Predicted 3D model of a 105-nucleotide RNA (SAM riboswitch aptamer (S box leader)) from Heyndrickxia ginsengihumi. The sequence is in RNAcentral, with records from Rfam and Ribocentre. Taxonomically the source falls in Heyndrickxia (Bacteria, Bacillati, Bacilli, Bacillaceae).
RNA sequence: AUCUUAUCAAGAGAGGUCGAGGGACUGGCCCGUGGAAACCUCAGCAACCGCCACAUAGUGGAAUGGUGCUAAUUCCAGCAAGAAAUUAUUCUUGGAAGAUAAGAG
Numbered sequence: 001a002u003c004u005u006a007u008c009a010a011g012a013g014a015g016g017u018c019g020a021g022g023g024a025c026u027g028g029c030c031c032g033u034g035g036a037a038a039c040c041u042c043a044g045c046a047a048c049c050g051c052c053a054c055a056u057a058g059u060g061g062a063a064u065g066g067u068g069c070u071a072a073u074u075c076c077a078g079c080a081a082g083a084a085a086u087u088a089u090u091c092u093u094g095g096a097a098g099a100u101a102a103g104a105g
Stems, first nucleotide, its partner, number of pairs: 002104007013042005021031003025078004043070003048066002051061004074097001079094006
């Protein structure tokens, strides 16, 4: 690389270095020289693993550990079905893709 399972409507930013891109991909629509991405420092959010208690497919707790995250619902849509509307679109459900965690390999 790939596979399995779970979650994805909530939450949480300042400073420094640097200097033009970034939001996975495609199309939109946004963010960005009033400073993007990346890196560093500090802070924060959350609670997957791990930890503690109850007693065990679970519930509750802490946040010193391993990760993750801190614009916009995963920013919206991409495929299929359905509903409304009647050609402009809107909504719902499922899927795909992606992200993160834990495990497999």